The RNA shown here (Bacterial RNase P class A) has 364 nucleotides and comes from an Acidimicrobiales bacterium. A source record names the gene rnpB. Rfam family: Bacterial RNase P class A. Rfam links the family to the GO terms tRNA processing, ribonuclease P activity and dimeric ribonuclease P complex. The sequence is in RNAcentral, with records from ENA. The prediction has a mean pLDDT of 76.
RNA sequence: UGAGCCGGCCGGGUGACCGCGGUGUGGUCCGCCACGCUGAGGAAGGUCGGGGCUCCGCAGGGCAGGAUGCUGGCUAACGGCCAGUCGGGGCGACCCGCAGGAAAGUGCCACAGAAAACAGACCGCCGAUGGCUCAGCACCAUACGGUGCGGGGCACAGGUGAGGGUGAAACGGUGCGGUAAGAGCGCACCAGCGGUCGGGGCAACUCGGCCGGCUCGGUAAACCCCAUCCGGAGCAAGGCCAAACAGGGAGAGGGCGGCCCGCCCGCUGACACUCCCAGGUAGGCCGCACAGAUGGAUGGUCACACAACCGGAUCCCCGCAAGGGGCCGGUGGACAGAACCCCGCCUACAGGCCGGCUCACCGU
Numbered sequence: 001u002g003a004g005c006c007g008g009c010c011g012g013g014u015g016a017c018c019g020c021g022g023u024g025u026g027g028u029c030c031g032c033c034a035c036g037c038u039g040a041g042g043a044a045g046g047u048c049g050g051g052g053c054u055c056c057g058c059a060g061g062g063c064a065g066g067a068u069g070c071u072g073g074c075u076a077a078c079g080g081c082c083a084g085u086c087g088g089g090g091c092g093a094c095c096c097g098c099a100g101g102a103a104a105g106u107g108c109c110a111c112a113g114a115a116a117a118c119a120g121a122c123c124g125c126c127g128a129u130g131g132c133u134c135a136g137c138a139c140c141a142u143a144c145g146g147u148g149c150g151g152g153g154c155a156c157a158g159g160u161g162a163g164g165g166u167g168a169a170a171c172g173g174u175g176c177g178g179u180a181a182g183a184g185c186g187c188a189c190c191a192g193c194g195g196u197c198g199g200g201g202c203a204a205c206u207c208g209g210c211c212g213g214c215u216c217g218g219u220a221a222a223c224c225c226c227a228u229c230c231g232g233a234g235c236a237a238g239g240c241c242a243a244a245c246a247g248g249g250a251g252a253g254g255g256c257g258g259c260c261c262g263c264c265c266g267c268u269g270a271c272a273c274u275c276c277c278a279g280g281u282a283g284g285c286c287g288c289a290c291a292g293a294u295g296g297a298u299g300g301u302c303a304c305a306c307a308a309c310c311g312g313a314u315c316c317c318c319g320c321a322a323g324g325g326g327c328c329g330g331u332g333g334a335c336a337g338a339a340c341c342c343c344g345c346c347u348a349c350a351g352g353c354c355g356g357c358u359c360a361c362c363g364u
Base pairs, nucleotide, nucleotide: 001360002359003358004357005356006355007354008353009352010351013304014303015302016301017300018299020039021038022037023036024035025034026033027032041335045346046345048344049343050342051341052340053234054233055232056231065230066229067228068227069226070084071083072082073081074080085099086097087096088095089094100225101224105223106222107219108218109217122164123163124160125159126158129157130156131154132153133152134151136149137148138147139146140145172190173189174188175187176186177185191215192214193212194211195210196209197208198207199206200205238286239285240284241283247277248276249275250274251273253271254268255267256266257265258264306333308331309330310329311328312327315326316325317324318323
């Protein structure tokens, strides 16, 4: 100098004018007015996880269903955070992981390929053994023939999983022995797995020794198994007050009837008045906050600088240079807007600042 990695922070400033919500005080012609104080975010967003709060439900246990899934810790809790382990990526700083079990069972594995999972047989190799066949020798019988011995051939039974070829994946790898040909069939070394012993670690895990030819494909974001956890709904929760109409009750009035009348007694939804009662609608208040509602205030204009970006003939400064700075003109500050509260996660975001670290090149 260039290219990167990680963490933290800011995300507009000043002034003038105009305007909005809440609240306190004062005024008022009850419509409002004046003054003071106060009024968004790192994500207020998505509503994904968890908790508070509220109402409903609930003897206990199980089934079903759902969520989570390496280890230890933190937390009120979480699918969050911190530290570590293992696996993967990067030269590196560092980053990523949907990280239990495939040796309990079932299913699936496109295309290609012979075969995709208690293996299989296309080419190839073999054909020891059995079979067929050719000729030879020996013996029996001697007419055909039969028996035995070793040899050549066929590739019929069959053996093989080493080689070829296919595939993302083909039942460990290399070598020697072995064999008819082969094969962990045997052995040595290597790799993996399991068991066991020892060292380190709380643990996940890791290092080493010994033993066992044990060599078992992948897939659980397929069913499933194992472990842990989980009652439901949500501020339109929920609580309080409570019109009008309708309902119930009481009283007095009117009307009608009982007696000639009155008192009195009885009746009276579609006569009407007053009062009371219950549930609770409209509506209001609480829930509700050091912003806060009721469809929802927290803003706008102008000026001035400033960061950044774009362009620039000449000029000035630094530098070997690339380039940087000064100077002039222009553009000009993202994502976004609380609605019960809190802890997280995820997603969006112009631009800038600070700290730590890595790699490459150059100079000393």